The RNA shown here (SAM riboswitch aptamer (S box leader)) has 96 nucleotides and comes from Galactobacter caseinivorans.
[in-house]
RNA sequence: AACCCAUCAAGAGCGACUGAGAGAUCUGGCUCAGUGACGUCGCAGCAACCUUCGUUCCGGCAGGGCGAAAGGUGCUUCCGCCAGGAACGAUGGAGA
Numbered sequence: 001a002a003c004c005c006a007u008c009a010a011g012a013g014c015g016a017c018u019g020a021g022a023g024a025u026c027u028g029g030c031u032c033a034g035u036g037a038c039g040u041c042g043c044a045g046c047a048a049c050c051u052u053c054g055u056u057c058c059g060g061c062a063g064g065g066c067g068a069a070a071g072g073u074g075c076u077u078c079c080g081c082c083a084g085g086a087a088c089g090a091u092g093g094a095g096a
Base pairs, nucleotide, nucleotide: 004093005092006091007090008089013043014042015041016040017039021032022031023030025085026084027083028082029081044076045075046074049072050071051069052068053067054066055065057064058063080088
């Protein structure tokens, strides 16, 4: 790497740089975009998957539940933008 498991309708934006398309693919819509989108970087924030700590709860143990924190990731237009089709993708964990 592949395979496997979970999640993908909640939440959270400013600045600088750049400069033309962007929202994965097809069709049809819709939305954003020179009043600078998308992207990159910085800072700020959100959440709580892993993690850490606590626990008067459950359990024979293993462990689970609950609560707190925020170290590792992730995320911060619209349900992965919507519908349909087929196939995928993203993130975390696990694994080697």
Overview:
It matches the Rfam family "SAM riboswitch aptamer (S box leader)". Gene Ontology term of the family: regulation of gene expression. RNAcentral holds the sequence, with entries from Rfam. The coordinates come from a structure-prediction model, not an experiment, and the mean pLDDT is 80.